A computed fold for a 537-nucleotide part of an RNA from an uncultured prokaryote, annotated as small-subunit ribosomal RNA, 5' domain. The full RNA is in RNAcentral, with records from ENA. The prediction has a mean pLDDT of 80. Rfam family: Bacterial small subunit ribosomal RNA.

Context: one part of a larger RNA
RNA sequence: GAACGAACGCUGGCGGCAGGCUUCAUACAUGCAAGUCGAACGAUUAAAGCCCCUUCGGGGGUGUAUAAAGUGGCGAACGGGUGAGUAACAGGUGGAUAAUCUACCUUUUGGCGGGGGAUACCGGUUGGAAACGACCGUUAAUACCGCAUACGAUUUGGAGGCCAUAGGGCCUGGCAAAGAAAGGCGCCCUUCACGGCUCCGCCGUAAGAUGAGUCCGCCCCCCAUUAGCUUGUUGGUGGGAUAAUAGCCCCCCAAGGCGACGAUGGAUAGCCGGGCUGAGAGGUUGGCCGGCCACACUGGGACUGAGACACGGCCCAGACACCUACGGGUGGCAGCAGUAGGGAAUAUUGGACAAUGGGCGAAAGCUUGAUCCAGCCAUGCCGCGUGGACGAUGAAGGCCUUCGGGUCGUAAAGUCCUUUUCUGAGGGAAGAACAUCAAGGGGAGGAAAUGCCCUUUGCCUGACGGUACCUCAGGAAUAAGCAACGGCUAACUCCGUGCCAGCAGCCGCGGUAAUACGGAGGUUGCAAGCGUUGUUC
Numbered sequence: 001g002a003a004c005g006a007a008c009g010c011u012g013g014c015g016g017c018a019g020g021c022u023u024c025a026u027a028c029a030u031g032c033a034a035g036u037c038g039a040a041c042g043a044u045u046a047a048a049g050c051c052c053c054u055u056c057g058g059g060g061g062u063g064u065a066u067a068a069a070g071u072g073g074c075g076a077a078c079g080g081g082u083g084a085g086u087a088a089c090a091g092g093u094g095g096a097u098a099a100u101c102u103a104c105c106u107u108u109u110g111g112c113g114g115g116g117g118a119u120a121c122c123g124g125u126u127g128g129a130a131a132c133g134a135c136c137g138u139u140a141a142u143a144c145c146g147c148a149u150a151c152g153a154u155u156u157g158g159a160g161g162c163c164a165u166a167g168g169g170c171c172u173g174g175c176a177a178a179g180a181a182a183g184g185c186g187c188c189c190u191u192c193a194c195g196g197c198u199c200c201g202c203c204g205u206a207a208g209a210u211g212a213g214u215c216c217g218c219c220c221c222c223c224a225u226u227a228g229c230u231u232g233u234u235g236g237u238g239g240g241a242u243a244a245u246a247g248c249c250c251c252c253c254a255a256g257g258c259g260a261c262g263a264u265g266g267a268u269a270g271c272c273g274g275g276c277u278g279a280g281a282g283g284u285u286g287g288c289c290g291g292c293c294a295c296a297c298u299g300g301g302a303c304u305g306a307g308a309c310a311c312g313g314c315c316c317a318g319a320c321a322c323c324u325a326c327g328g329g330u331g332g333c334a335g336c337a338g339u340a341g342g343g344a345a346u347a348u349u350g351g352a353c354a355a356u357g358g359g360c361g362a363a364a365g366c367u368u369g370a371u372c373c374a375g376c377c378a379u380g381c382c383g384c385g386u387g388g389a390c391g392a393u394g395a396a397g398g399c400c401u402u403c404g405g406g407u408c409g410u411a412a413a414g415u416c417c418u419u420u421u422c423u424g425a426g427g428g429a430a431g432a433a434c435a436u437c438a439a440g441g442g443g444a445g446g447a448a449a450u451g452c453c454c455u456u457u458g459c460c461u462g463a464c465g466g467u468a469c470c471u472c473a474g475g476a477a478u479a480a481g482c483a484a485c486g487g488c489u490a491a492c493u494c495c496g497u498g499c500c501a502g503c504a505g506c507c508g509c510g511g512u513a514a515u516a517c518g519g520a521g522g523u524u525g526c527a528a529g530c531g532u533u534g535u536u537c
Base pairs, nucleotide, nucleotide: 001537002536003535004534006533007532008531009530010529013384014383015382016381017380018379019377020376021342026340027339028338030337031336032335035074036073037072040071041070044067049062050061051060052059053058081295082294083293091219092218093217094216095215096214097213100212101211105208106207107206109204110203111202112201113147115145116144122137123136124135125134126133127132154177155176157175159172160171161170162169163168183200184199186197187196188195222266223265228258229257230256233255234254235253236252238250239249240248270292271291272290273289274285275284276283277282297318298317299316300315301314320331321330322329323328348374350373351372352371356370357368358367359366360365387417388416389415390414397408398407399406400405422474423473424472425471426470427469431464437458438457439456440455441454442453443452481526482525483524484523485522486507487506488505492521493520494519495518496517502509503508
């Protein structure tokens, strides 16, 4: 000199854009943060409207209506938080997978036949303070289970060919075995319950895309005042487990494996793209944003599932806290706000799903503390302002003085002007593109119709916000401080004090003329900031 997620002291007008618990991975009151589908299913249920009956009290039906539970499907493994652990194939980079998996999505191809038994909700009885149950009865499905079928694909045995990098890839023909499925909305024709069509779905298969698993080369901090470490340890045959290789696990066998090119032990630490600094080499750092990893009160475990050994799932143990009728139960903010303690120190228990994105749904739509916005804070960067021109009797006043004067100083007053800001009034956005629906046109398929796809026009949708911005009116009106002035280092005099009080980054000032302490006037520097402290270069 530069920088900062900063703090402290004094001061403080505005706007834009960013940032905001660096400390105990401490404990948490309260609210919200993951739902959705009635076009999978059964049974129920308000009010309008419409229809029917009526004893005029009401009742029944309809109602793409409506509400809360339940079965079922998809999602909940994403998104969001934190950095405790981890010195490691965790990360970075480049490869391998002929050793692997991949829901939803896209494309391909072949199918969706025929049956069965349950069960929740519900009703009844009943236990418990509660949490939550027990027994009996009834019922549905795209829930569950057999049977049939099998183009592929799988497995075993066996044959042949081509390729090859391993257990493999490709091809041919045939034998055997086991193994699938589910329907729903709409439309048409009507043998009136069969059929056909369209769309959404379901099952098998092949390929793609996406995501993930595993393995390998190189790189990746300090201590030798850590020198030896290791028995599933190192390797092999065989087996098990896994989507998959492998001591990953197991029986048996061998005695190996690592290490001064630093093993083992200890200390510290999430890694990177990047950031800061520097001419560079380098040093330092990993907050915000992006990628990866790990964790979710502490430790362990599996279940479900395409995917978890799962932050707002389950089980066990522990600590802590809460409820209790003392028998027993409940909980997990390192999600967004917020609270308490801790600390030098870090914000609102806000608005909206309008946009972008996610989940579900055929769609309308619902949901989303992701996100978009608003609030607080000079925490930072950038921009603007606190007026402009003229104005000498160089006014008054302050300070200094050699008492002549000098200086603050065109500074003020005064005259003329402007209105960025400010106050008041008026107007007022872009961000909105869709989707759906209505009308019209076209296309593929189909017997036709509905539906599907493309396209034109119209309708509708804004939290921010009456915000940004614009116009008009008023009036210099609303707006300057902080630090320093001995040298380094830009800027000097007077008074007070008298080695006292004090200053200080270093040298050093102060003991009666202190440009170094305290005050004043003046000056210098920066400026809505200025200094100090801390840290890095």